The RNA shown here (Glycine riboswitch aptamer) has 97 nucleotides and comes from Streptomyces palmae. The RNAcentral record of the sequence draws on Rfam.
RNA sequence: UGACCCCGCGCGGGAGAGUCCUCCGUCGCAUCGGCGGGGGCGCCGAAGGAGCAAAUCCUCCCCGGAAUCUCUCAGGCACAUGAACCGCACGGGUGAG
Numbered sequence: 001u002g003a004c005c006c007c008g009c010g011c012g013g014g015a016g017a018g019u020c021c022u023c024c025g026u027c028g029c030a031u032c033g034g035c036g037g038g039g040g041c042g043c044c045g046a047a048g049g050a051g052c053a054a055a056u057c058c059u060c061c062c063c064g065g066a067a068u069c070u071c072u073c074a075g076g077c078a079c080a081u082g083a084a085c086c087g088c089a090c091g092g093g094u095g096a097g
Stems, first nucleotide, its partner, number of pairs: 001097001005093004010088004018041001020040009042077003048073001049071003056064001
């Protein structure tokens, strides 16, 4: 001086699934519609969480063993927010050459 890798941060992109039923409150040009909240059933998976296979061993057993896979606890199902993951930039750590 400085690749790869790890972490943080900023910007950009970023899916899915009922704005169903009912109750309460509230607003309105009020036999109707809008918004917020509670409950019910249905549904989604890409915050988080949980579960597991093979490789791995001289053989066997045990332990360990990933996820955008599975579960759906949480979260979510108009919009918004959030969002795994990807790209770019910056900072920090390590440090091949």
The prediction has a mean pLDDT of 76.